[in-house]
Notes: A computed fold for a 74-nucleotide RNA from a Candidatus Woesearchaeota archaeon, annotated as transfer RNA.

């Protein structure tokens, strides 16, 4: 420089293909259970999806670009 993959919650990953309230695990608090710890149970709070732009009632999902990682090629 090219081609593919990917960029979503503190972590990891799903939802994307088939547009519609953004989901789980793990952690973090809080409450039950225990003498107390853990471990079970219950429950909150955390993200408007890398960025900009366009299609559309209506985009995380489509289309354009741009950054950023990973990965093969030059």
């Nucleotide at each position: 420089g090219g081609g593919c993959g990917g960029g979503u919650a503190g972590u990891u990953a799903a939802a994307c293909c088939u547009g519609g309230u953004a989901u789980a695990a793990c952690g973090u608090c809080c409450c039950g259970u225990u003498g107390g710890c853990u471990u079970c149970g219950g429950g909150a709070a955390g993200g408007c999806u890398u960025c900009g732009g366009g299609u559309u009632c209506a985009a995380a999902u489509c289309c354009c670009g741009a950054c950023c990682c990973g990965u093969c090629c030059a």
It matches the Rfam family "tRNA". Rfam links the family to the GO term triplet codon-amino acid adaptor activity.